[in-house]
Parts: sequence; C1' cells; structure tokens
RNA sequence: CACGAUAAAGGCAAACCCGCUGCGAGGCGGGGACGCAAAACCACCGGCCCUGGACACUAACAGGCAGGGCAGCGGGGCUACCGAAG
Repeated sequence: CACGAUAAAGGCAAACCCGCUGCGAGGCGGGGACGCAAAACCACCGGCCCUGGACACUAACAGGCAGGGCAGCGGGGCUACCGAAG
C1' cells in the first nucleotide's frame, strides 16, 4: 500500500416505541438491536424520496424546472482504530 481472523480493545445502531422538531421527505434526544470494518465525514455522479409553482404536451399522473432529504442504495472523494493469514 492493500487486505479483513470464530483475534483483542473499543465503536456505531435498522425495525419498533416515547419525546421534541419540520408542510413534508426527514432531523435531534431517550429506549431498543437488524446489522455494520468506515453504518466516521462530504450531495461530486447515478438512484430513490419530499415540497412548490408554471405552461406547452397529457384524460390525469409522470417527466422536464426550482428548492430540500437519504452517506444504513451504489459509485467517488477524504480521514481514522486494531493487526492473523496472504
């Protein structure tokens, strides 16, 4: 550098429940553990989700546009604990 043990020390915490918050997707705190070797961090690319208004198209929706969310959907960037085998 890379890799990831039935290793050691430690860490995080899905669903669900409670409280607060947001129009909403969601977020934060507590409980709780399905899982996680970056389940730390960053919306750059793809994806998904929410909100909004307009007009041409549409029966309507969707799409396209604007703003937002998800880093536990994938890719990418960046930083980090431990050290068997290769």
The prediction has a mean pLDDT of 84. Predicted 3D model of an 86-nucleotide RNA (c-di-GMP-I-GGC riboswitch aptamer) from a Gammaproteobacteria bacterium.